Predicted 3D model of a 77-nucleotide RNA (transfer RNA) from a Phycisphaerae bacterium.
[in-house]
RNA sequence: GGGCUCGUAGCUCAGUUGGUUAGAGCGUGCCCCUGAUAAGGGCAAGGUCGGUAGUUCGAAUCUACCCGGGCCCACCA
Numbered sequence: 001g002g003g004c005u006c007g008u009a010g011c012u013c014a015g016u017u018g019g020u021u022a023g024a025g026c027g028u029g030c031c032c033c034u035g036a037u038a039a040g041g042g043c044a045a046g047g048u049c050g051g052u053a054g055u056u057c058g059a060a061u062c063u064a065c066c067c068g069g070g071c072c073c074a075c076c077a
Base pairs, nucleotide, nucleotide: 001073002072003071004070005069006068007067010026011025012024013023019057028044029043030042031041032040050066051065052064053063054062
């Protein structure tokens, strides 16, 4: 320098032939249950989907560039 791939909640991930409110598990907070704790049950908070721009009536999803992680190839010494 070239190519591929990943980036979504505190953590691990789903959702990617554009269209309904962006979700699950774990964790966190509150409540119930218990003599108490664990376990169990209920409810809630938490995201501008890595960033900027573009296309579109509409973008987590498509396009361009940039940032970061991983893999492969090439080059130099």
It matches the Rfam family "tRNA". By type it is a transfer RNA.